[in-house]
The RNA shown here (c-di-GMP-I-GGC riboswitch aptamer) has 77 nucleotides and comes from an Actinomycetota bacterium. The coordinates come from a structure-prediction model, not an experiment, and the mean pLDDT is 83.

RNA sequence: CCUGAAAAAGGCAAACCCGCCGUGAGGCGGGGGCGCAAAGUUACGGGUCUCAGAGUGAGAUAGCCGGGCUGCUGAAA
Numbered sequence: 001c002c003u004g005a006a007a008a009a010g011g012c013a014a015a016c017c018c019g020c021c022g023u024g025a026g027g028c029g030g031g032g033g034c035g036c037a038a039a040g041u042u043a044c045g046g047g048u049c050u051c052a053g054a055g056u057g058a059g060a061u062a063g064c065c066g067g068g069c070u071g072c073u074g075a076a077a
Stems, first nucleotide, its partner, number of pairs: 003077001011036002016031006034063001040069003044066003047061005
């Protein structure tokens, strides 16, 4: 330095409900708490999903996987 158990401090927040926005996937705010050690961030690669009827297009998803960037604690090996 890398991997990383347990504990502590703190963090995030699935389903569902309410409000608003969007054609939609879905997003934002409040409640909620299934889970998360990157469930921080980034549509770069793959996947999945949407489009008021159609597309070599325009979008969504980072809590589907991989990659990039950043990062709290730190036992043994």